[in-house]
RNA sequence: ACCUUAUCAAGAGCGGCGGAGGAACUGGUCCGAUGAAGCCCGGCAACCGAUUGCAGCAACGCAAAAACGGUGCUAAAUCCUGCGGUAUUUACCGAGAGAUGAGGA
Numbered sequence: 001a002c003c004u005u006a007u008c009a010a011g012a013g014c015g016g017c018g019g020a021g022g023a024a025c026u027g028g029u030c031c032g033a034u035g036a037a038g039c040c041c042g043g044c045a046a047c048c049g050a051u052u053g054c055a056g057c058a059a060c061g062c063a064a065a066a067a068c069g070g071u072g073c074u075a076a077a078u079c080c081u082g083c084g085g086u087a088u089u090u091a092c093c094g095a096g097a098g099a100u101g102a103g104g105a
Stems, first nucleotide, its partner, number of pairs: 002104007013041001015040003021031003025082001027080002042074003047070003051064004078097001083094004
């Protein structure tokens, strides 16, 4: 890099270092020296493991609580949008793309 699958309108700092950029890409629209990216700490959540209970011969399944381990996240709906459909100011639905987890080849 590729395939499968689940989720994506909730939640999370008046901290330290750092110094100009950032919000995937397109077009927008925004954020940024009242300091961007990045790193650390803090925090949020609960996908996987672990834990507890139930059931099962077993693989494993269902449920719960918690947050010990592995990720993830911590401006705006995945910020909106890009293709299609219904109504056509605008709105709604679906797909695609993307992100994250788990599994696979």
Predicted 3D model of a 105-nucleotide RNA (SAM riboswitch aptamer (S box leader)). The coordinates come from a structure-prediction model, not an experiment, and the mean pLDDT is 83.